[in-house]
RNA sequence: GCGGGUGUAAUUCAGUGGUAGAAUGACAGCCUUCCAAGCUGUAUAUGUGGGUUCGAUUCCCAUCACCCGCU
Numbered sequence: 001g002c003g004g005g006u007g008u009a010a011u012u013c014a015g016u017g018g019u020a021g022a023a024u025g026a027c028a029g030c031c032u033u034c035c036a037a038g039c040u041g042u043a044u045a046u047g048u049g050g051g052u053u054c055g056a057u058u059c060c061c062a063u064c065a066c067c068c069g070c071u
Stems, first nucleotide, its partner, number of pairs: 001070007010024004018054001026042005047063005
């Protein structure tokens, strides 16, 4: 330099155009003599910028970060 892939919650992962989910974690409450465990609830997210569309995490382009391959 060229090509390909990945980017979603604090973490690990789902989600192929129509209300953004789960597990673990954090916080609060219940329970318990206390702790742990258990139960209930709360908050937090689509890498960035454009385009297409009535509507985009999803499709297209560019860009950024990381990974792989070729040279």
This is a predicted structure of a 71-nucleotide RNA (transfer RNA) from an Elusimicrobiota bacterium. It matches the Rfam family "tRNA".